c-di-GMP-I riboswitch aptamer from Candidatus Hebobacterum abditum, 87 nucleotides, folded computationally. Its Rfam family is "c-di-GMP-I riboswitch aptamer". From the family's description: GEMM was predicted in a large-scale screen for bacterial structured RNA regulatory elements. The coordinates come from a structure-prediction model, not an experiment, and the mean pLDDT is 89.
RNA sequence: UUCCGACAAAGGCAAACGCGUCGAAAGGCGCGGACGCAAAGCCAUGGGUCUACGGUCCGCCGGGGCCACGACUGCCAGGCUGCCGAA
Numbered sequence: 001u002u003c004c005g006a007c008a009a010a011g012g013c014a015a016a017c018g019c020g021u022c023g024a025a026a027g028g029c030g031c032g033g034a035c036g037c038a039a040a041g042c043c044a045u046g047g048g049u050c051u052a053c054g055g056u057c058c059g060c061c062g063g064g065g066c067c068a069c070g071a072c073u074g075c076c077a078g079g080c081u082g083c084c085g086a087a
Stems, first nucleotide, its partner, number of pairs: 004085002012037002017032006035074001041080003045077003048072003054067005
C1' cells in the first nucleotide's frame, strides 16, 4: 500500500414517527427522535422502484390508461474519496 473487518479505540451518520416548511405528487429541507449502518460519505453512469404538474389516448361525466424532463444513493451495481489496524 492492497485485501479484509475485531466483544478494539476515537468518532460519524440517522429509519420509523412527531412538529414546521417547500413541492401537483413522489419526495426534499430544518428540529426532535434512533431502526439500524464499516462507507447509511459523494456522483443519477447502468438497472430497478415511486410520482404524473404537464403531454397524449379513451370516456356523456365522474374518471381511467400510457409517458419523466421529476424523485429514491438507507433498492442493487458501478465510479471517486475517507477513520482505525486485531485476526